């Protein structure tokens, strides 16, 4: 320099073949307890790296870009 995969909540990750973004942890508030841990029921938290295209509609497709991880020269 050239290829590929990745990238989505604070954290690990889902997310068919474009249709209104999910899950465990975590963290809030109730219950529960003499208190605290466990439990139990509720709740808040993301412009899906970025920018532009396709499309009625894009997390998901297509071009360019950051980052990152591996390869190959």
């Nucleotide at each position: 320099g050239c290829u590929u995969g990745c990238g989505u909540a604070g954290c690990u990750c889902a997310g068919g073949a474009g249709g209104u973004a999910g899950a465990g942890c975590a963290c809030c508030u109730c219950a529960u307890u003499g208190g605290u841990a466990a439990u139990g029921a509720g709740g808040a938290g993301g412009u899906c790296g970025g920018c532009a295209g396709u499309u009625c509609g894009a997390g998901u497709c297509u071009g360019c870009u950051c980052g990152u991880a591996a390869g190959c020269u």

About this RNA
A computed fold for a 73-nucleotide RNA from Firmicutes bacterium UBA1065, annotated as transfer RNA. The organism belongs to Bacillota, within Bacteria. Model confidence (mean pLDDT): 81 of 100. Its Rfam family is "tRNA". The family's RNA type in Rfam is transfer RNA. On this family, see Hou, Trends Biochem Sci 1993: "The tertiary structure of tRNA and the development of the genetic code". Rfam describes the family as follows. Transfer RNA (tRNA) molecules are approximately 80 nucleotides in length. Rfam links the family to the GO term triplet codon-amino acid adaptor activity.